[in-house]
RNA sequence: GACACCAUGGCUUAGUUGGCUAAAGCGCCUGCCUAGUAAACAGGAGAGCCUGGGUUCAACUCCCAGUGGUAUCU
Numbered sequence: 001g002a003c004a005c006c007a008u009g010g011c012u013u014a015g016u017u018g019g020c021u022a023a024a025g026c027g028c029c030u031g032c033c034u035a036g037u038a039a040a041c042a043g044g045a046g047a048g049c050c051u052g053g054g055u056u057c058a059a060c061u062c063c064c065a066g067u068g069g070u071a072u073c074u
Stems, first nucleotide, its partner, number of pairs: 001073002004070004010026004019057001028044004050066005
């Protein structure tokens, strides 16, 4: 330098033939339980989806550019 793929709570992922301010596990917080801790049970907080622009009535989803990461080729 070329090509491909990826970017969504603290972490790991789902959601992508556009349509209800986005789901799950782990983690965190509170309660319950216990002599106490853990586990179990109940509840709660936490992301508007890497950035900018475009298309559309409507974009996490489609298009363009950029940024970062991974792998391959030269």
Predicted 3D model of a 74-nucleotide RNA (transfer RNA) from Chelydra serpentina. RNAcentral holds the sequence, with entries from Rfam. Rfam family: tRNA. Model confidence (mean pLDDT): 81 of 100. The source organism's lineage runs through Eukaryota, Sarcopterygii, Archelosauria, Chelydridae and Chelydra.